[in-house]
A computed fold for an 80-nucleotide RNA from a Chloroflexota bacterium, annotated as c-di-GMP-I riboswitch aptamer.
The organism belongs to Chloroflexota, within Bacteria.
RNA sequence: CUCUCGAAACGGCAAACCCAUCGCGAGGUGGGGACGCAAAGCUACGGGCCUCGUCGUCGCGAGGUCGCCGGGCUACCGAA
Numbered sequence: 001c002u003c004u005c006g007a008a009a010c011g012g013c014a015a016a017c018c019c020a021u022c023g024c025g026a027g028g029u030g031g032g033g034a035c036g037c038a039a040a041g042c043u044a045c046g047g048g049c050c051u052c053g054u055c056g057u058c059g060c061g062a063g064g065u066c067g068c069c070g071g072g073c074u075a076c077c078g079a080a
Stems, first nucleotide, its partner, number of pairs: 005078002012037002017032006035067001041073003045070003048065007
């Protein structure tokens, strides 16, 4: 120095809920607030789940969710 790992330390993020706002909706954004998180940083690439449209059905199309899981990229600290 790198990989794995996650003791300690410095810090970081921010669930539910409330208010405002955008959206047909899932949900997003800002403020408050902390359930938790060692990637709860980014990414919709694969899957899952959710929404809208179409459809008699099989299906198809368009979205959302990265705090559902996996993959990819990046990253603070440094005990065993």

Its Rfam family is "c-di-GMP-I riboswitch aptamer". Its family is annotated with cyclic-di-GMP binding in the Gene Ontology.